[in-house]
RNA sequence: AACUGAAAAAGGCAAACUUACCGAAAGGUACGGGCGCAAAGCUACGGGUCUAAAGCCGGGCAUUUUAUUUUUGAAAAAGUGCCGGGUCAUGAUUGCCGGGCCGCUGAA
Repeated sequence: AACUGAAAAAGGCAAACUUACCGAAAGGUACGGGCGCAAAGCUACGGGUCUAAAGCCGGGCAUUUUAUUUUUGAAAAAGUGCCGGGUCAUGAUUGCCGGGCCGCUGAA
C1' cells in the first nucleotide's frame, strides 16, 4: 500500500406503512415511522427490472359523404368521434447486480 472486516466507540442512513404534494404511470419529494444497511454516501456508466404519456400498427361501435335514371339494399372507399388491443424509453429504479468517485473505526 492492497484485499478482507471481528470487537468496541463516535455517529450516519431509513424498508413497509401513514399524511401532503408532483407525475400519464412507474416513481419521486417532505414530516412522521423503523425493516434493515459497513457504504442502504454520491454517480444512470454497463446489465437487469418497472412504467407506456407521445408516436406507430391493428380492431370494434356510431355517424357523414361518394353511383347514368327510380326504389330498396349489398359491397367498397374516404372523413369525424368514442372504446379498447399490440409495440416501444427519450421516463424510472443506486435499498436489483456490477463499474467509477468520496468517507468513520482498525483484531485475525